This is a predicted structure of a 144-nucleotide RNA (c-di-AMP riboswitch aptamer (ydaO/yuaA leader)) from a Chloroflexota bacterium. The model forms 92% of the base pairs in the Rfam consensus. Lineage of the source: Bacteria > Bacillati > Chloroflexota. The sequence was found by an Rfam model in a public genome assembly.
RNA sequence: CAUACCCGCCUGCCGAAUCCCUGAGGAGGGGAACGGGGGAACCACGAGAACUGGGGUGAAUUUCCUUCGAUGCGUCGGAGGGAUAGGCCAGCUCCUUCAGGCCGAACCCGUCAGCUAACCUCGUAGGCAUCUGGAGGAGGCGUC
Numbered sequence: 001c002a003u004a005c006c007c008g009c010c011u012g013c014c015g016a017a018u019c020c021c022u023g024a025g026g027a028g029g030g031g032a033a034c035g036g037g038g039g040a041a042c043c044a045c046g047a048g049a050a051c052u053g054g055g056g057u058g059a060a061u062u063u064c065c066u067u068c069g070a071u072g073c074g075u076c077g078g079a080g081g082g083a084u085a086g087g088c089c090a091g092c093u094c095c096u097u098c099a100g101g102c103c104g105a106a107c108c109c110g111u112c113a114g115c116u117a118a119c120c121u122c123g124u125a126g127g128c129a130u131c132u133g134g135a136g137g138a139g140g141c142g143u144c
Base pairs, nucleotide, nucleotide: 011129012128013127014126018032019031020030021029022028033124034123035122036121037120038119043114053112054109055108056107057106062083063082064081065080066079067078068077069076070075086103087102088101089100092139093138094137095136096135097134098133099132
């Protein structure tokens, strides 16, 4: 001197996951806002067999190949790789679009739930790092 790492602050990203009041600035409690689940009528749900219960949050669904294991030899499960429905990527916000990049998981309920007004009920976490560019449209804010 530079880099990596750690801490704090600012700004921002994914996500519903933010704000306010009370309380002692705590725990706890309450409210708004945002988000999820259950729940009529009407509508929907054709039948049988093998395997297989079924359902929910989420963008995370479907499929091919390789390999390992189980097997009732039909298939099923694990690991890895490719593709893919779909999702995401600050410079006021939103929408459309082109190019580029990234993700395409995980968990929960417990034999039970189609839609669903009234109604009932639950959550407000967690994880991250800045710089991704262009073309249009709508609105907002500020200045002159």